Model confidence (mean pLDDT): 84 of 100. A computed fold for a 1402-nucleotide RNA from an uncultured prokaryote, annotated as small-subunit ribosomal RNA. Its Rfam family is "Bacterial small subunit ribosomal RNA". Its family is annotated with ribosome and structural constituent of ribosome in the Gene Ontology. The RNAcentral record of the sequence draws on ENA.
RNA sequence: AUGCUAGCGGUGCGCCUACACAUGCAAGUCGAGCGGUAGUAUUUUCUAGCUUGCUAGAGAAUAUGAGAGCGGCGAACGGGUGAGUAACACGUUGAUAUCUGCCCAUAGGUCAGGGAUAGCCCAGGGAAACCUGGAUUAAUACCGGAUAGUCUCUUCGGAGUAAAAAUUUAUUGCCUAUGGAGGAGUCUGCGGUCUAUCAGCUUGUUGGUGAGGUAAUAGCUCACCAAGGCUAUGACGGAUACCUGGUCUGAGAGGAUGAUCAGGCACAAUGGAACUGAGACACGGUCCAUACUCCUACGGGAGGCAGCAGUGAGGAAUCUUCCACAAUGGACGAAAGUCUGAUGGAGCGACACCGCGUGAAGGAUGAAGGUCUAACGAUUGUAAACUUCUUUUCUGAGGGAGCAUAAUGAGAGUACCUCAGGAAUAAGGGACGGCUAAAUACGUGCCAGCAGCCGCGGUAAUACGUAUGUCCCAAGCGUUACCCGGAAUCACUGGGUGUAAAGGGUUCGUAGGCGGCUUAGAAAGUUGGAUAUUAAAGACCGGAGCUCAACUCCGUGUUUGUGUUCAAAACUGCUAAGCUAGAAUUAGGGAGAGGUAAGCGGAAUUCUGAGUGUAGGGGUGCAAUCCGUAGAUACUCAGAGGAACACCAAAAGCGAAGGCAGCUUACUGGAACUAUAUUGACGCUGAGGAACGAAAGCGUGGGUAGCGAAAAGGAUUAGAUACCCUUGUAGUCCACGCCCUAAACGAUGAUAACUAAGUGUUGCUCCUAGAGGGCAGUGCUGAAGCUAACGCGAUAAGUUAUCCACCUGAGGAGUACGGUCGCAAGAUUAAAACUCAAAGGAAUAGACGGGGACCCACACAAGCGGUGGAGCAUGUGGUUUAAUUCGAUGCAACGCGAAGAACCUUACCUGGGCUUGACAUCCUGGGAAUCCUGUAGAGAUACGGGAGUGCCCUUCGGGGAACUCAGUGACAGGGGCUGCAUGGCUGUCGUCAGCUCGUGUCGUGAGAUGUUGGGUUAAGUCCCGCAACGAGCGCAACCCCUAUCUUUAGUUACUAACAUUAAGUUGAGGACUCUAGAGAGACUGCCAGGGUAAUAACCUGGAGGAAGGUGGGGACGACGUCAAGUCAUCAUGGUCCUUAUGUCCAGGGCUACACACGUGCUACAAUGGCCGGUACAGAGGGCAGCAACGCCGCGAGGUUGAGCGAAUCCCAGAAAGCCGGUCUCAGUUCGGAUUGGAGUCUGCAACUCGACUCCAUGAAGUUGGAAUCGCUAGUAAUCGCGUAUCAGAACGACGCGGUGAAUACGUUCCCGGGCCUUGUACACACCGCCCGUCAAGUCAGCCGAGUUGAUUGCACCCGAAGAAGGUGAGCUAACCGCAAGGAGGCAGCUUUCGAAGGUGUU
Repeated sequence: AUGCUAGCGGUGCGCCUACACAUGCAAGUCGAGCGGUAGUAUUUUCUAGCUUGCUAGAGAAUAUGAGAGCGGCGAACGGGUGAGUAACACGUUGAUAUCUGCCCAUAGGUCAGGGAUAGCCCAGGGAAACCUGGAUUAAUACCGGAUAGUCUCUUCGGAGUAAAAAUUUAUUGCCUAUGGAGGAGUCUGCGGUCUAUCAGCUUGUUGGUGAGGUAAUAGCUCACCAAGGCUAUGACGGAUACCUGGUCUGAGAGGAUGAUCAGGCACAAUGGAACUGAGACACGGUCCAUACUCCUACGGGAGGCAGCAGUGAGGAAUCUUCCACAAUGGACGAAAGUCUGAUGGAGCGACACCGCGUGAAGGAUGAAGGUCUAACGAUUGUAAACUUCUUUUCUGAGGGAGCAUAAUGAGAGUACCUCAGGAAUAAGGGACGGCUAAAUACGUGCCAGCAGCCGCGGUAAUACGUAUGUCCCAAGCGUUACCCGGAAUCACUGGGUGUAAAGGGUUCGUAGGCGGCUUAGAAAGUUGGAUAUUAAAGACCGGAGCUCAACUCCGUGUUUGUGUUCAAAACUGCUAAGCUAGAAUUAGGGAGAGGUAAGCGGAAUUCUGAGUGUAGGGGUGCAAUCCGUAGAUACUCAGAGGAACACCAAAAGCGAAGGCAGCUUACUGGAACUAUAUUGACGCUGAGGAACGAAAGCGUGGGUAGCGAAAAGGAUUAGAUACCCUUGUAGUCCACGCCCUAAACGAUGAUAACUAAGUGUUGCUCCUAGAGGGCAGUGCUGAAGCUAACGCGAUAAGUUAUCCACCUGAGGAGUACGGUCGCAAGAUUAAAACUCAAAGGAAUAGACGGGGACCCACACAAGCGGUGGAGCAUGUGGUUUAAUUCGAUGCAACGCGAAGAACCUUACCUGGGCUUGACAUCCUGGGAAUCCUGUAGAGAUACGGGAGUGCCCUUCGGGGAACUCAGUGACAGGGGCUGCAUGGCUGUCGUCAGCUCGUGUCGUGAGAUGUUGGGUUAAGUCCCGCAACGAGCGCAACCCCUAUCUUUAGUUACUAACAUUAAGUUGAGGACUCUAGAGAGACUGCCAGGGUAAUAACCUGGAGGAAGGUGGGGACGACGUCAAGUCAUCAUGGUCCUUAUGUCCAGGGCUACACACGUGCUACAAUGGCCGGUACAGAGGGCAGCAACGCCGCGAGGUUGAGCGAAUCCCAGAAAGCCGGUCUCAGUUCGGAUUGGAGUCUGCAACUCGACUCCAUGAAGUUGGAAUCGCUAGUAAUCGCGUAUCAGAACGACGCGGUGAAUACGUUCCCGGGCCUUGUACACACCGCCCGUCAAGUCAGCCGAGUUGAUUGCACCCGAAGAAGGUGAGCUAACCGCAAGGAGGCAGCUUUCGAAGGUGUU
């Protein structure tokens, strides 16, 4: 300031926006300075009306006296504002060359004259403002003269300068001089903003002499002379800004600020100027210019609220055109007094601070109502009602201060006191996700909206809106803006620069900063004492006054500063004298790609010539462009030319850095070591400055073998302006001159000192010759310490000291503009708007990688058989439809939910019905229930007829239980929605070997360790090692089936011996098979070899054994992942429907059909088809059932109904196989779809829409593209059998047995997985993240042809007012003069300076 709200009082505060102002007021006063008047009063005189008197007029005296004028004092104070000002403006400390009205003190004086003038009067001009002329007049107005002291000047003789009177006789004035007080002027040290993208500024400028000028110093002004003065300690310029006491904040240091109050300054519409005066260059004075406003008779005039009120405008925003001089103070006056928008008060404003109130006590049935609810209750809540009490406030009435210690009260009948009345007149605002105190419901459904930051809202929102409740504060509460704090986030107190922002590319060196040891002096810094000042107010402390407080008053202390002075002498600085440890010089022999120049060398590439020689060469992942029969490539010889220097060679050496490599010579810089002597702090760092400075690039001239930007061609590719190839120009090389930048890096500035060790290496050196020592370099590991961690660690990033450079969120941006440098390219210096809430570092655990190491799996490979092609079956998509109900959708949906849709199922559609309902509980009334049956209708249903009464109790009226009918309302019902609200269940990674915990240890921490490592395993299986030791869930084992044996038991099973029959049929047997109980068995137990530190784990082979290394199979699925699937199995929150989304019925649909896909079946045939004969299973099922035998039918089947609730009977013929026959490679004797006809069975019912049979028909299909699936042994393949569901309806599913293979070198590759490691800018985690252009809209900055405004410098023009000078022929009272005239003065004119204005230019 603003939104909502509002009871009272006190004390403060109230245009932050220099814009324009209507109206009123804000500075006058003195008659005791002067001339003098209107008027009034009294007395009195006269005149008139008329008359004892009144009225009117005139005059005189006395008293009083408005307005105007001369004169004096005041108006320079008080009041306002903060535009300007970066300055001696302010603050503080000093200084003096000065002035000072009124006031105080002291001394002295106040004599005698003169001429005017305003007013008034007359006349005139003008609209007005006002002006002009004439006559007359006063003074404390003006002017000579006299007098003159301590006053001024002086040539020291002297000269000059004063005064005012009034009067009531008390005094008050006036003049001169001196001093004081207070005030003012001037000078001065120090202090307080930003900017260098402002680096040079200055000509009165700096100084001198002289003159002028001022109250006074002074370039203040002028003339002359000199050429100075200021500046990196920031001049000059630009921007901003009144300064201070103080105020706010802060622990302080600081930071911000300059309202009210107080001190100073500046300003008064804008700019300039002087006059008067003690004081002004003057807010309510003058003159001029400009702009604006007003008046006007158009000729000309008037004005200045940033005084108090007030108005308009502006703005987010700031008050009454009030009362009074009663108090305090001021002006004038002798005084009374007058004036005073200063001031004292009141008014308005919750603007701030302070205080008070809106009631207090009791009151449970915890009322009603509200809200929530699990519907029990909870909460609002002692809150209310109700009872009792009080009256601060409020209303009415009465009294009534102090401010006034004589009088005088605006405030005000106010403060305050007393009485009466009555709970009466008085509560809101914000918030409730976290930060931050306080939560629930409903509504809404990324909508509406919220939001200070994080963020909330997509149907269960504690975040939106409302309600209830709660929390905070309270006559206020929120919001917005700003300041300080937190922020050690500019770090003086008190930060940093290896990787987070930050060390200059390097060296030399100027200014500056810092600097070794000893002695003496002095005392600038430093320390202590004293003293002056540090205004008041404020702040702190102690008191006092308003009922308290705010507020006010009194007192002490403080006021950290500055000056003066006294003292101290450790430290720093200074002066003087010394020292040798720093630094430098000197001697010596060594090391080195240090630098510059000249010369020389060999290998290689290329080119040229010659020779040999023939068809290719070259190049690549593969190729092509290219070269070659005009002879290439290859080989040999010779020559030319340019550039670079293999091996040595290294963690090596040198250099300040950039950088330096063939050999020799010349010149030359530096460092290290050893030793002697010398100098005597000569040192370190280093803003500016200078020099050097890779590569690329530029200029001029050379050179050019190879390489090679650009360019061309060939490839690659979707494209390929790239990577690859063939060519190839600048360039690379040299000389000279520029450029001046790099990841110029150790991402680590220089110097000095100190602080464990170990181990390499280069140079010099010592001697005890050693694996020793010293110094100087260069590497690695590492202690303490440091570090956010990584890491650094005597070559520090450790501990210290000095100096320099640099940093302060990310982007914009190292960019724009400006400056400097450059030939250019560009370099350097270096912002802001705007946008975001991050950007960044190091480390951690994951995930990922067309990163690495190891390992596994029918993952590949090796094999066998399929799918994908055909027909059919089945599921899905799509389409269609009244409906084709719904769900499942990569692996992990698609023969899936569905172990079986003709009706039913059924959820869908059409049509017809019902509404407490098909179903449950409760209530009322009737009837027992139930059974048979008729008519209508598609049926639900409707209307009838008939039969029939039971059970328990009984007081014999009746009641009860179950069932049923009717009615009422609570409610039922929903396969409606949400699987992203859920439970439960399930899939998947994956039967993969993993997932974790306790304690300990390590780490600032996230975390790590354990679980990593070496082996080994199917396995985190086991062993060894180890700061780990243990443990849990998983693995394995325990469970079931199967393979061998033993034992027990033998019926329905079995049959060796005995007997018997057609037949284990029967007797018998308990041996065998088998059945089903209990056991045994296999554990790397044994042997050999390997493995290892080991006799480890374990691996390989063997023996024995029915079985051998988890024997085979099953059940069993860790922590978790996928918001995976399921609200349609079930359960369930929420939500929706309620004569319908519920329920009943009939019919239809789920079975549609251009098409696409998945899963299967049958085939394409001869390892086969067909015909005939013949052999061998296992596991199941069976009473609304399985059904034998017999008979009928070609057959499906029918008929009959023995047997069997089943080791007994039945389903039930197993099939492939085997034996024999036939077919002979064809769309067939393969294949069987499709269609026609005829049937069977189930079932109320086979039309839509069942299965099967017979006859006939005989489609596609001749082994299947790209691609893709399963399987490692009793497996694949192949063959049949059974079961669940089920009235009927499998090519599916789940089981069963028969026959019965091939292959696995191996782990490079594909998919998936495990462990370790590595990189990461990913974390909904690579199906990630992310870059740039473009499109549309928007914001801001920069550029931009230009345009406009503001500010400023310079030059010139013009030149107001005014001041000073000149002139002054016009005019002129005082003085002089007898006069003429003079002195002096004025107007006028003019010169200089001079504001605004104009022009040009920057």